This is a predicted structure of a 548-nucleotide part of an RNA (large-subunit ribosomal RNA, domain V) from Rhodogorgon sp. The full RNA is in RNAcentral, with records from ENA and SILVA. Lineage of the source: Eukaryota > Florideophyceae > Rhodogorgonales > Rhodogorgonaceae > Rhodogorgon. The prediction has a mean pLDDT of 80.
Context: one part of a larger RNA
RNA sequence: UCUACAGUAAGACGGAAAGACCCUAAAUCCUUUACUCUAUUUUUAUAUUGUAAAAAUUUAAGAUGAUGUGUAGGAUAAGUGGGAGUUAAAAACUAACUUGAAAUACCACCCUUAAGAUUAAAUUUUACUUAUUUAUGAAUUAUAAAUUGUAUAAAAAGGGGAGUUUACUUGGGACGAGUACCUCCUAAAAUGUAACGGAGGUGUACAUAAGGUAAAUUUCAAUUAUUUAAAUUAAAUAAUGUGGCAUAUAAUGGUUAAAAUUUGCUUAACAAAGAGAUUUAUAAAUCGAAUUGAAACGAAAGUUGGUCAUAGUGAUCCGAUGUUGGUGUGUGGAAAUAACAUCGCUUAACAGUUAAAAGGAACUUUAGGGAUAACAGAUUCAUCGUGGUCAAAAGUUCUUAUUGACGCCACGGUUUGAUACCUCGAUGUCGACUCAUCUUAUCCUGAAAUUGAAGUAGAUUUCAAGGGUCUAGUUGUUCGCUAGUUAAAAAGGUACGUGAGUUGGGUUCAGAACGUCGUGAGACAGUUCGGUCCCUAUCUACUGUAGA
Numbered sequence: 001u002c003u004a005c006a007g008u009a010a011g012a013c014g015g016a017a018a019g020a021c022c023c024u025a026a027a028u029c030c031u032u033u034a035c036u037c038u039a040u041u042u043u044u045a046u047a048u049u050g051u052a053a054a055a056a057u058u059u060a061a062g063a064u065g066a067u068g069u070g071u072a073g074g075a076u077a078a079g080u081g082g083g084a085g086u087u088a089a090a091a092a093c094u095a096a097c098u099u100g101a102a103a104u105a106c107c108a109c110c111c112u113u114a115a116g117a118u119u120a121a122a123u124u125u126u127a128c129u130u131a132u133u134u135a136u137g138a139a140u141u142a143u144a145a146a147u148u149g150u151a152u153a154a155a156a157a158g159g160g161g162a163g164u165u166u167a168c169u170u171g172g173g174a175c176g177a178g179u180a181c182c183u184c185c186u187a188a189a190a191u192g193u194a195a196c197g198g199a200g201g202u203g204u205a206c207a208u209a210a211g212g213u214a215a216a217u218u219u220c221a222a223u224u225a226u227u228u229a230a231a232u233u234a235a236a237u238a239a240u241g242u243g244g245c246a247u248a249u250a251a252u253g254g255u256u257a258a259a260a261u262u263u264g265c266u267u268a269a270c271a272a273a274g275a276g277a278u279u280u281a282u283a284a285a286u287c288g289a290a291u292u293g294a295a296a297c298g299a300a301a302g303u304u305g306g307u308c309a310u311a312g313u314g315a316u317c318c319g320a321u322g323u324u325g326g327u328g329u330g331u332g333g334a335a336a337u338a339a340c341a342u343c344g345c346u347u348a349a350c351a352g353u354u355a356a357a358a359g360g361a362a363c364u365u366u367a368g369g370g371a372u373a374a375c376a377g378a379u380u381c382a383u384c385g386u387g388g389u390c391a392a393a394a395g396u397u398c399u400u401a402u403u404g405a406c407g408c409c410a411c412g413g414u415u416u417g418a419u420a421c422c423u424c425g426a427u428g429u430c431g432a433c434u435c436a437u438c439u440u441a442u443c444c445u446g447a448a449a450u451u452g453a454a455g456u457a458g459a460u461u462u463c464a465a466g467g468g469u470c471u472a473g474u475u476g477u478u479c480g481c482u483a484g485u486u487a488a489a490a491a492g493g494u495a496c497g498u499g500a501g502u503u504g505g506g507u508u509c510a511g512a513a514c515g516u517c518g519u520g521a522g523a524c525a526g527u528u529c530g531g532u533c534c535c536u537a538u539c540u541a542c543u544g545u546a547g548a
Base pairs, nucleotide, nucleotide: 001548002547003546004545005544006543007542008541010540011539012538014535015534022369023368024367025366026365027364028361029360030359031358034164035163036162037161038160040157041156042155043154044153045152046151047150048149050128051127052126053125054124056123057122058121059120060119061118064115066113068111075104079109080108081107082106085093086092132144167179168178169177176196180202181201182200183199184198185197203350204248205307206306211266212265213264214263215262216261217260220244222240223239224238225237226236227235228234246255247254249312251310252309253308270293271292272291276287277286278285279284282351295304296303297302318344319343320342321341322340323339324338326337327336376423377421378419379418380417382416384412385411386410387409388408389407393403394402430505431503432502433501435497436494437493438492439491440490443468444467445466446463447462448461449460450459451458470484471483472482473481474480511529512528513527514526515524516523517522
């Protein structure tokens, strides 16, 4: 070295089960003050359902006769219209006159306030029997009684039950935050340009203009000087004053005979319409000359289709209002509908799903994902650990016996992280036990150097990994604390070595309880009691035996 046999289980990301954790998608079950319904229950009305009496109350209608006071006016004028006379006649009233905002007789209508013969309805009470109901085997009889029951309709309650909804982005998800529009930076000197990058703003305002036009002003801000004064404020005058002010509002850009400030007159914040451009996947948005009509201001030339510019917003459907002597199913109308104009959405998840919608699942299920988390690995090394450098300062003096700030440079890959690259058709997770093996940045033992090394005992550094490196108590613990020893009780790696070697105390299923949270289903890196650990070794590896 090969072969055979007997063993051990370190590896074959070993076998078994399309991962149960996590996410994505889809279900299922459960909950409720999610949405929309619904069984059922209750109430009322009507029908089945009739007769009669009494009393009072309420409601409605109502013949009739009343009722109405500011001042002035003969005086208690409800109001409106007609009205020159009314009545058989007289008397009287009215008109006229007067007063007043309004004028009376007479006729008609009508309002306010109270009374009211009468009528109707309702309610309540009482009686009846023929409907109906109950009791008895039946009849008789008795009891209840226009109730109960049933049907229809309208309301209310209604997770008892049903169907559904419960967004997306996201350096895994959840929590948080955001979602449309405007300004700046990032943005790399055209335009454009991302991130859960850094800063802010908007959902309006203005008709007693902050719009239009004509004219005037530049002494706007600030500073300096002087004066006044009620004295750190304020006012006036002078000088300097490229804009530092102001410009309704965020920011940026712009603006000095103006885009700022002031005054006069006004409504172009018009109608019809838009050549041509800019932005742009579409939808949409933006700028805009000439023309026609009718206007404003200006002496005129001219300017004016809102505001210095850039935010102040919402498709379609549906509905509403107005206009058009539009259309109008045999004709005339109507219903309905069209065009034009306007209005109604924090449809703000802002290219808007519906008029209308929240949660739980550890009892859970399915399809998938290493497109995406938890373990381990990998990358990185902020953090962590180790070393070096510079040497301020300690060290009586003296940087480097020893210690060493502020900094700077490396290394390591034991911590906490970051990333999401292998693995979700499975890489079993903390600790203990057993068995180890390696590193050295050495705890002991060994050999040296320096010393602020007298000796003893130490300190620091260099070499060195041969061997060694504890037992108990408490806790699931690693760790830590405590007690007692020891020459010493070193630090680490090995899938935080080792579950096809053991354990299963802890984490991390189903049961149950406490506290807390939640209306609830349920939930909690809160606690507590309980809780199935499978594999006969094919290959590699290693051990032993035998043979060649």